The part of an RNA shown here (small-subunit ribosomal RNA, central domain) has 400 nucleotides and comes from an uncultured Actinomycetota bacterium. Rfam family: Bacterial small subunit ribosomal RNA. Its mean pLDDT, the model's own confidence on a scale to 100, is 81.
Context: one part of a larger RNA
RNA sequence: UUGGGCGUAAAGCGUCUGUAGGUGGUUUCAUAAGUCUACUGUCAAAGAUCAGGGCUUAACCCUGAGCAGGCAGUAGAAACUAAGAAGCUUGAGUACGGUAGGGGCAGAGGGAAUUCCCGGUGUAGCGGUGAAAUGCGUAGAUAUCGGGAAGAACACCAAUGGCGAAAGCACUCUGCUGGGCCGAAACUGACACUGAGAGACGAAAGCUAGGGGAGCGAAUGGGAUUAGAUACCCCAGUAGUCCUAGCCGUAAACGAUGGAUACUAAGUGCUGUGCUGCUGUGCUGCUUAAACCCCCUUGGUUAUCAAGGGGGUAAGCAGAAACACAGAAAAAACAGGACAGGACUGGAGCAAACGCGUGAAGUAUCCCGCCUGGGAAGUAUGCUCGCAAGAGUGAAACUC
Numbered sequence: 001u002u003g004g005g006c007g008u009a010a011a012g013c014g015u016c017u018g019u020a021g022g023u024g025g026u027u028u029c030a031u032a033a034g035u036c037u038a039c040u041g042u043c044a045a046a047g048a049u050c051a052g053g054g055c056u057u058a059a060c061c062c063u064g065a066g067c068a069g070g071c072a073g074u075a076g077a078a079a080c081u082a083a084g085a086a087g088c089u090u091g092a093g094u095a096c097g098g099u100a101g102g103g104g105c106a107g108a109g110g111g112a113a114u115u116c117c118c119g120g121u122g123u124a125g126c127g128g129u130g131a132a133a134u135g136c137g138u139a140g141a142u143a144u145c146g147g148g149a150a151g152a153a154c155a156c157c158a159a160u161g162g163c164g165a166a167a168g169c170a171c172u173c174u175g176c177u178g179g180g181c182c183g184a185a186a187c188u189g190a191c192a193c194u195g196a197g198a199g200a201c202g203a204a205a206g207c208u209a210g211g212g213g214a215g216c217g218a219a220u221g222g223g224a225u226u227a228g229a230u231a232c233c234c235c236a237g238u239a240g241u242c243c244u245a246g247c248c249g250u251a252a253a254c255g256a257u258g259g260a261u262a263c264u265a266a267g268u269g270c271u272g273u274g275c276u277g278c279u280g281u282g283c284u285g286c287u288u289a290a291a292c293c294c295c296c297u298u299g300g301u302u303a304u305c306a307a308g309g310g311g312g313u314a315a316g317c318a319g320a321a322a323c324a325c326a327g328a329a330a331a332a333a334c335a336g337g338a339c340a341g342g343a344c345u346g347g348a349g350c351a352a353a354c355g356c357g358u359g360a361a362g363u364a365u366c367c368c369g370c371c372u373g374g375g376a377a378g379u380a381u382g383c384u385c386g387c388a389a390g391a392g393u394g395a396a397a398c399u400c
Base pairs, nucleotide, nucleotide: 004371005370006369007354008353012368014201015200016199017198021194022193023192025088026087027086028085029084031082033081034080035077036076037075038074039073040072041071042070043069049065050064051063052062053061054060091191092188093187094186096183097182098181099180103177104176105175106174107173108172109171110154114150115149116148117147118146119145120144121143125136126135162169163168206247207246208245209244210243211242215241216240220236221235222234223233258367259366260365261364262363263362266345267344268343270341271340272339273338275336276335277334278327279326280325281324282323283319284318285317286316287315288314291313292312293311294310295309296308297307298306299305349356350355373400374399375398382393383392384391385390
């Protein structure tokens, strides 16, 4: 390299947008680049293969033959791929009618709790622990009542629930704004999928500048514990946590599971949005008391009549589902079914097993990323980025 893999053994970029590239629905026409067929030339000799022959045999040597294949040219085929022309609507998108949501940004408002301050009542303790002590308190604490200030977070609802590409998002209201889903089928007519580089976003911690600082709390101090205790426990407490503007770019950034499309048993919950449910008719089935029309048979007759049978109109009755039309019905609830999302159980299948199992880890196609024994090592070096911390890329010697 071929090949094999990536939930847990090594391996899916943290997530998305998108350039080049790769791949790509359906119909017709024409071309002949790929593709296929035939022919010609060529691919020296030696060697190899096959058939003979010569050295006593073999090695060795001599003679002859030949498939497949490559390259070039010529002639042809037109199914597929491809470049071209003209279309189509299912993929995709736009417009339209609805709809759910902690999606985002900004502004405004709210109550509980905590701490502090002021005032009242009140007196000797409070706090803390396994037990204590440090600590607070007669300069009046803790407790309780009233008033005020500040900062941060939003109990219940709340959920296996919702939204978002991921990170993430929850007190209430308002403004601006992104996306999704359902319905319908007006418009465009393949406009699609993936995506090396590239760009954007990206928890927490950390950094810069300016604010803010209630609670919590790395560091630090003290008290305990202990052989020691640079810890676990307690009392304090700085940075930080919060806001604004930048930087950083990493996480067990996890579903440890890349994206898109199609197919493949069922069952039970949840979320969102339409539809159906009732009445009548058409529709389907059954029946014929009266009436009308048509056909057949029998009797008579050729003006036609009578009887019987069948079919239709019409009438009555019934109808599981679907469809069409008209009407009724406030909403909710309930039942059924559709689409979209989100869970659980489970069959086939897959899997080393665990398990996955219609949002697959099944069956297939396309594109990207990544892996190739352990350690050394995510280290060294170089380069890029960064204020720094560091990040990205990323070995080898050696060793087992």